[in-house]
Context: one part of a larger RNA
RNA sequence: CUGGGUGUAAAGGGAGCGCAGACGGCAGACCAAGUCUGAUGUGAAAGGCAUGGGCUUAACCGAUGGAGUGCAUUGGAAACUGGUCAGCUGGAGUGCCGGAGAGGUAAGCGGAAUUCCUAGUGUAGCGGUGAAAUGCGUAGAUAUUAGGAGGAACACCAGUGGCGAAGGCGGCUUACUGGACGGUAACUGACGUUGAGGCUCGAAAGCGUGGGGAGCAAACAGGAUUAGAUACCCUGGUAGUCCACGCGGUAAACGAUGAAUACUAGGUGUUGGGGGCCACAGGCCUUCGGUGCCGCAGCUAACGCAAUAAGUAUUCCACCUGGGGAGUACGUUCGCAAGAAUGAAACUC
Numbered sequence: 001c002u003g004g005g006u007g008u009a010a011a012g013g014g015a016g017c018g019c020a021g022a023c024g025g026c027a028g029a030c031c032a033a034g035u036c037u038g039a040u041g042u043g044a045a046a047g048g049c050a051u052g053g054g055c056u057u058a059a060c061c062g063a064u065g066g067a068g069u070g071c072a073u074u075g076g077a078a079a080c081u082g083g084u085c086a087g088c089u090g091g092a093g094u095g096c097c098g099g100a101g102a103g104g105u106a107a108g109c110g111g112a113a114u115u116c117c118u119a120g121u122g123u124a125g126c127g128g129u130g131a132a133a134u135g136c137g138u139a140g141a142u143a144u145u146a147g148g149a150g151g152a153a154c155a156c157c158a159g160u161g162g163c164g165a166a167g168g169c170g171g172c173u174u175a176c177u178g179g180a181c182g183g184u185a186a187c188u189g190a191c192g193u194u195g196a197g198g199c200u201c202g203a204a205a206g207c208g209u210g211g212g213g214a215g216c217a218a219a220c221a222g223g224a225u226u227a228g229a230u231a232c233c234c235u236g237g238u239a240g241u242c243c244a245c246g247c248g249g250u251a252a253a254c255g256a257u258g259a260a261u262a263c264u265a266g267g268u269g270u271u272g273g274g275g276g277c278c279a280c281a282g283g284c285c286u287u288c289g290g291u292g293c294c295g296c297a298g299c300u301a302a303c304g305c306a307a308u309a310a311g312u313a314u315u316c317c318a319c320c321u322g323g324g325g326a327g328u329a330c331g332u333u334c335g336c337a338a339g340a341a342u343g344a345a346a347c348u349c
Stems, first nucleotide, its partner, number of pairs: 003321004007303002012317001014201004021194003025088002028085004033081002035077008049065003053061002091191001092188003095184004103177007110154001115149007125136002162169002206247006215241002220236004258316006266294013298305002322349003331342004
């Protein structure tokens, strides 16, 4: 390379949008590029193959034939691929009618709690631990009552509940706004799927500038523990955590499972809609979309998966190819930096 693979053995890109490309529904007419078929020309000789011949045989030699899978020109076929034209409605989209939702952005508001401040009551402890000590407290703490300040997070509801492409989203109200779903079948008429590059989004930590700072808390300090204790425990505590704008672009970014479509036993929860039936606080049947559990066939090395597939098929992309060296070095691109992306080899087992 051909292959074989990618839940856990190496391997699914963190996620989306999308140019090129690849692939693509039903039925009709035409074209004939691919495809199939015929003819002609060419496809040097030698060699190889077949037949028969010549050296006593063979090697060897010469003869004839066929082959030469190809190319060019030309005649034809029209199922399939492709192209053009004119259609269809089942894929896809639009419209209309509905209900659900922590989907997003911005502004405003609320109560509980922690901390701090002021004042009152009150007196010797509080705090903390396995036990202690550091620490706080007679300059009146802890506790308790009233008032105030400020920041951050939103108990209960809360649910293998909901929404979102992923990251993620949870007090209440308002404004703006995205998507999905159910029903309908009015409209468009294949407008689709995937997607190398590219662009956008992307937890936490981190970085820049300016704010903010209650609690928590890397670093740091002290107290313990210990043989030691640069830890685990305790008392403090700064960056940070919060806001605005910008950068960064990584995670066990996980379902360790790429996206799309079709098909393939059942059972049982839950969530959002629709339809039907009945003896109607309700029950039963059915259907579409989501989210769980159990389970057959099938698959799997096993574990397990099993209509939300890891089953059966098709299309497209990404990735893997023994362990270490190494996600390192070098180079390049990006970044303020930290670093990220791309990504070897020697050597060794």
The part of an RNA shown here (small-subunit ribosomal RNA, central domain) has 349 nucleotides and comes from an uncultured bacterium. The full RNA is in RNAcentral, with records from Greengenes. Its mean pLDDT, the model's own confidence on a scale to 100, is 88. It matches the Rfam family "Bacterial small subunit ribosomal RNA". A reference for the family is Yusupov et al. (2001), "Crystal structure of the ribosome at 5.5 A resolution", Science. Its family is annotated with ribosome and structural constituent of ribosome in the Gene Ontology.